[in-house]
RNA sequence: UACGAUAAACGGCAAACCUAUUGAAAGGUAGGGACGCAAAGCCACGGGCCUAAACAUUUUGCAGGGCAGCCGGGCUACCGAA
Repeated sequence: UACGAUAAACGGCAAACCUAUUGAAAGGUAGGGACGCAAAGCCACGGGCCUAAACAUUUUGCAGGGCAGCCGGGCUACCGAA
């Protein structure tokens, strides 16, 4: 000097639940709140899962709706001893 791994350090995000709001719903948004997360930052490309208004062959089917904190993948990113 380069690579690199966890310690450490500065910090970051925010599950369930509650309140308000939005949506047919799943869910989203805001505030409170912390189960956890080294990408729990972003992206719906692949798989998977959730909902079914409208429509229809109507007690059923259906995604141009949704989930990134289900997995994979892509892009970006802080510190970095022994």
c-di-GMP-I riboswitch aptamer from Desulforamulus profundi, 82 nucleotides, folded computationally. The sequence is in RNAcentral, with records from Rfam. Its Rfam family is "c-di-GMP-I riboswitch aptamer". From the family's description: GEMM was predicted in a large-scale screen for bacterial structured RNA regulatory elements. The model forms 95% of the base pairs in the Rfam consensus.